The prediction has a mean pLDDT of 78. This is a predicted structure of an 87-nucleotide RNA (c-di-GMP-I riboswitch aptamer) from Eubacterium aggregans.
C1' cells in the first nucleotide's frame, strides 16, 4: 500500500504487588503491574453495611480498655446514567 475473508467488534476500567507521595490511622493521588469486571461509569448526612479513631467522652491512672465519625470504601448491597447485540 492493494486485494480478500471474517466480525456479538472497535475498545474501556483496573486487583493485588512494587515505587514515590498525602494522612494519626483507614485509606487517597501518581507511575507500573493486570487479578478481574458488560456498568469495576458516577453519587458516601438520599438508604442499608464494612473500615479507622488524631480527637471527645467513660474506667483506670504505670500502660491501656471501651464507646463515639463530621474520616474512609461504591471492585458488599442499593440509587441513578449509559454503551453494544438481538427481539
Nucleotide at each position: 500500500a492493494u486485494a480478500u475473508c471474517c466480525a456479538u467488534u472497535u475498545g474501556g476500567c483496573u486487583a493485588a504487588g512494587c515505587u514515590g507521595u498525602u494522612g494519626a490511622a483507614a485509606a487517597g493521588c501518581a507511575g507500573u503491574g493486570g487479578c478481574g469486571c458488560a456498568a469495576a461509569g458516577c453519587u458516601a448526612u438520599a438508604g442499608g453495611g464494612g473500615c479507622u479513631u488524631c480527637u471527645c467522652u467513660g474506667c483506670a491512672c504505670u500502660a491501656g480498655c471501651a464507646g463515639a465519625a463530621u474520616g474512609c470504601c461504591a471492585g458488599c448491597c442499593a440509587g441513578u446514567u449509559g454503551c453494544a447485540c438481538u427481539u